[in-house]
RNA sequence: CGAGCAGGCCGGACGGUCGCGGCGAAAGCCGAGGAAAGUCCGGGCUCCGCAGGGCAGGGAAGCGGGUAACGCCCGCCCGCCGUGAGGCGAGGCCAGCGCCACAGUGACGAACCCGCGCAAGCGGGGUGAAACGGGCAAGCGCUUCCUGGAGCAAGAUCACGCAGGGGCCACGGUGUCGCCCGCACCGCCCCGGGUCGAUCGCUAGAGGCGGAGGGUGACCUCCGAUCCCGAGAUGGAUGACCGUCACCGCACCUCCGAGAGGAGGGGCGGGACAGAACCCGGCUUAGAGGCCUGCUCGGCCU
Numbered sequence: 001c002g003a004g005c006a007g008g009c010c011g012g013a014c015g016g017u018c019g020c021g022g023c024g025a026a027a028g029c030c031g032a033g034g035a036a037a038g039u040c041c042g043g044g045c046u047c048c049g050c051a052g053g054g055c056a057g058g059g060a061a062g063c064g065g066g067u068a069a070c071g072c073c074c075g076c077c078c079g080c081c082g083u084g085a086g087g088c089g090a091g092g093c094c095a096g097c098g099c100c101a102c103a104g105u106g107a108c109g110a111a112c113c114c115g116c117g118c119a120a121g122c123g124g125g126g127u128g129a130a131a132c133g134g135g136c137a138a139g140c141g142c143u144u145c146c147u148g149g150a151g152c153a154a155g156a157u158c159a160c161g162c163a164g165g166g167g168c169c170a171c172g173g174u175g176u177c178g179c180c181c182g183c184a185c186c187g188c189c190c191c192g193g194g195u196c197g198a199u200c201g202c203u204a205g206a207g208g209c210g211g212a213g214g215g216u217g218a219c220c221u222c223c224g225a226u227c228c229c230g231a232g233a234u235g236g237a238u239g240a241c242c243g244u245c246a247c248c249g250c251a252c253c254u255c256c257g258a259g260a261g262g263a264g265g266g267g268c269g270g271g272a273c274a275g276a277a278c279c280c281g282g283c284u285u286a287g288a289g290g291c292c293u294g295c296u297c298g299g300c301c302u
Stems, first nucleotide, its partner, number of pairs: 001298010012245007020031004033273001037284002040282005045151004057147005062076005077091001078089004092142002096140002098136003112125005155200004165191003171187006205229001207228001209224006247270004252265005
């Protein structure tokens, strides 16, 4: 210098005007992502169900470890791929049933040819990945382990009414010829449920940063800050325009240089994938452009 491998990170910055959502008396403060995505796993939370055991159904599957948990992550073994750095793995069990392309007489039933042998049988041969010794469970099955269902439109509270249901114990009214009791009926009197709607659930936590210690590692433990961060909408806000700077691309100009190239300047253009909806841990997929670290192979120079 060229070609690669692995891991990590960023996803423009600052400001102005107008607009929108939340909080606030006001001033003002806060207001999308690394994937908010797919909704594929796991958990928290909520409601329903549930003595206990077994079967069925669904799922996981080398051996250990991490974790709240996992189908995630880490370490190691084995197999395959790669010159290598490395990558990939649906890697438990062939007892029973089933299957084993082509070739081959024959693919699980035992059989073809040659030799030996009275015979049972023994040895050899050819085909093929495999020929009484096997392969396949990304075929049925067996073993071990895990496993209740639905999901924030979960669920909880309040509850408009010349809406509706129930009741006469209390209050009030009417009737029972006047009064009291009793009885009967009724009410804008009492009691549930519940529609429109409203409120809660709702966002501050298995969080991030720094330090020390343990561990090969995933990760774990302790300490620190009088607080580093903090969207909570519900017909659903997070937008539009402008300025300066940075980055990338395209030609152009000036200067330096023999050249390759380097430095500076103004001009035009560009910036993806995508957007919360209860929260968190993962996986997968999408993705303009850029940065960092370690390593491998090849070439050249010293």
Bacterial RNase P class A from a Candidatus Limnocylindria bacterium, 302 nucleotides, folded computationally. Its mean pLDDT, the model's own confidence on a scale to 100, is 79. Rfam family: Bacterial RNase P class A. Rfam's curators write: Ribonuclease P (RNase P) is a ubiquitous endoribonuclease, found in archaea, bacteria and eukarya as well as chloroplasts and mitochondria. Rfam links the family to the GO terms tRNA processing, ribonuclease P activity and dimeric ribonuclease P complex. The gene name in the source record is rnpB.